[in-house]
Predicted 3D model of a 417-nucleotide RNA (Bacterial RNase P class A) from a soil metagenome. The sequence is in RNAcentral, with records from MGnify. Rfam family: Bacterial RNase P class A. Rfam classes the family as a ribozyme. Gene Ontology terms of the family: ribonuclease P activity, tRNA processing and dimeric ribonuclease P complex.

RNA sequence: GGGACGGCCGCCUCGGGUUUUUUCGUUGCCGAAAGGGAACGACUCGGCCCGGGGAGGAAAGUCCGGACUUCGCAGGGCGGGGUGGUGGGUAACGCCCACCGUCCGGUUUCGACCGGGUAGGGACAGUGCCACAGAAAACAGACCGCCUCUCGGGUCGUUCGACGGCCCGGGGGGUAAGGGUGAAACGGUGAGGUAAGAGCUCACCAGCGGGGGGGGCGACCCCUUCGGCUCGGUAAACCCCACCCGGAGCAAGGCCAAAUAGGGGAGGAGCGUCGUCGUCCUCCGGGGCGCGACGCGCGGGUCGGCCCGGCCCGCCACUACUCCCGGGUAGGCCGCACGAGGCGGCGAGCAAUCGCCGUCCCAGAGAAAUGGCCGUCCGGGGAUCGUUCGCGAUCCUCGACAGAAUCCGGCUUAUAC
Numbered sequence: 001g002g003g004a005c006g007g008c009c010g011c012c013u014c015g016g017g018u019u020u021u022u023u024c025g026u027u028g029c030c031g032a033a034a035g036g037g038a039a040c041g042a043c044u045c046g047g048c049c050c051g052g053g054g055a056g057g058a059a060a061g062u063c064c065g066g067a068c069u070u071c072g073c074a075g076g077g078c079g080g081g082g083u084g085g086u087g088g089g090u091a092a093c094g095c096c097c098a099c100c101g102u103c104c105g106g107u108u109u110c111g112a113c114c115g116g117g118u119a120g121g122g123a124c125a126g127u128g129c130c131a132c133a134g135a136a137a138a139c140a141g142a143c144c145g146c147c148u149c150u151c152g153g154g155u156c157g158u159u160c161g162a163c164g165g166c167c168c169g170g171g172g173g174g175u176a177a178g179g180g181u182g183a184a185a186c187g188g189u190g191a192g193g194u195a196a197g198a199g200c201u202c203a204c205c206a207g208c209g210g211g212g213g214g215g216g217c218g219a220c221c222c223c224u225u226c227g228g229c230u231c232g233g234u235a236a237a238c239c240c241c242a243c244c245c246g247g248a249g250c251a252a253g254g255c256c257a258a259a260u261a262g263g264g265g266a267g268g269a270g271c272g273u274c275g276u277c278g279u280c281c282u283c284c285g286g287g288g289c290g291c292g293a294c295g296c297g298c299g300g301g302u303c304g305g306c307c308c309g310g311c312c313c314g315c316c317a318c319u320a321c322u323c324c325c326g327g328g329u330a331g332g333c334c335g336c337a338c339g340a341g342g343c344g345g346c347g348a349g350c351a352a353u354c355g356c357c358g359u360c361c362c363a364g365a366g367a368a369a370u371g372g373c374c375g376u377c378c379g380g381g382g383a384u385c386g387u388u389c390g391c392g393a394u395c396c397u398c399g400a401c402a403g404a405a406u407c408c409g410g411c412u413u414a415u416a417c
C1' cells in the first nucleotide's frame, strides 16, 4: 500500500435552480363588517434538473491522554489513584525520539559495530518473605571434617620403665580454608603466616565508600589516589521518596412543540432581645398572641469518599429537604464536522517534531447510506504446452482483517499479499 479501469442499473448527503403543498410577514385592491383575492419574501413537505462528495489502518478493544459540554466557584488536609534512568517532543499522556546503565544474540581488522529486552528511584526509615534440602538463609552457623589438650582401650617400637608412632571411643577448647546441601552460604586467585585456619598480612582483581582531575545540559563515563577489607536476595511484597491527578460524560448538553395528576403517602429543625406596629386581657406594673428587625444557634442541599472551610436554602413551616407509590411524555430541530485538519515546497534539528509559504474542503447517517451485474487489467497458487531458461501461452482457482455514529493524539489486538 492493501486491488485498478470502463459500462448499465440502484443508494446517501451537500450546494444551486425550478415547481407542488403548508404556514407566516410586508405592500396594494374589493368590502359597512366578516372576509375574499394579488404581488413579493421567508419557512416547510415532496418531485425534477445541474454540479461536488461518500468508511479504516485498524473504523476493533474501551487501555491511556485530551478537545468540547455540564456540575454556581472548585480552596486546604487526609485518604485514594497513576507514573518512575537522563534530556528533548507534544495540547497532553502511561505515548514518541535520542542518549545512559544493565542483560541477551550476532559480527569483528578485537578498536568496536549491528540488533533486541528492560516494572531502570530507595533494601543504611521500618515490617514481611526466601518452600524443600541444609549445621546455618542475614551480624546466621558446625553435618563430614582440620588442629590441640585430656581420659580410657588396643597394637608396634624400645634403653624391657618412662616415652614415641598408629588406630578406636568419650570429653574440653580453637576453626570456617577443604567437602556436602541449595537458586543463592558473609568476596575471587596466588603467596606468606598459623597448632590448624581465617583479609590475619601482602600482591593483583571485583565490589563499596572517600579525595582530586577531565568529558558531557544530564543520566553517566574516563584517569588517579586512599581505605575499613567486603555488612545476601526480594519493593511486578507492604512501604518510603519524587512528580502528576476535581466529578460525570454526546444516552454530555441546549431549543421548540405536545401531554399529564401543581397527584397521593411517610419523615422532617428554636431560643433570646427589641419595637412611636396590630389585637386581646389588665390589679395600669405589665402579660399573651400576631407581624417586623436583630443576635446566637439549629436543620438540609452542594463541592468524586471523609474532615475543615465556603456557598445556597429553610427554621413552627401543608416549610427547606429526603424516601416510597402512581401518572404523562419518548415527537421535531440543534449539538453534527473548518479541524491541536490534509497535501506540496523550503528551512532548523541525529531524530521525534517544529517554523514559514502555497494550496485544498476530502462522509454526516438517524435503525442507520457506497450495492448488484458484465467486461478488461493486476497480484498469488496449481495443471498442461512451448522456451533463446529471461520467460511466454491456455485453462482452473483465490484476492486478507474487516463497517464511521461527537471528534482528535496514542497504545494494544486481527490481517492473504
Stems, first nucleotide, its partner, number of pairs: 001417001003377007011054009023042005029036002056401001060412002063410005068249004075308004080245005085099005100120001101118007121240002126238002128234003143179002145175013187205006206230001208227008253334004263325005270296006277290005297315007341360008378399009